Predicted 3D model of a 77-nucleotide RNA (transfer RNA) from a bacterium. It was read from a public genome assembly. Its Rfam family is "tRNA".
[in-house]
RNA sequence: GGGACAGUAGCUCAACUGGUUAGAGCGUCGGUCUCCAAAACCGAAGGCUCGGGGUUCGAUUCCUCGCUGUCCCGCCA
Numbered sequence: 001g002g003g004a005c006a007g008u009a010g011c012u013c014a015a016c017u018g019g020u021u022a023g024a025g026c027g028u029c030g031g032u033c034u035c036c037a038a039a040a041c042c043g044a045a046g047g048c049u050c051g052g053g054g055u056u057c058g059a060u061u062c063c064u065c066g067c068u069g070u071c072c073c074g075c076c077a
Stems, first nucleotide, its partner, number of pairs: 001073007010026004019057001028044005050066005
């Protein structure tokens, strides 16, 4: 330098052919239970979907320019 993949909640990941208010598990917080705690059960909070721009009635999804990470190939020394 070229290419591929990935970036969504604190963590790990979903989200169909672009279409309702972006969800799940774990974790956190509260409650029930318990002498207390754990476990179990119930509930709640938690999101600039990496950033800018574009297309569209409508973008997590498509296009474009960047950023970050992983991997592959190549160049110089």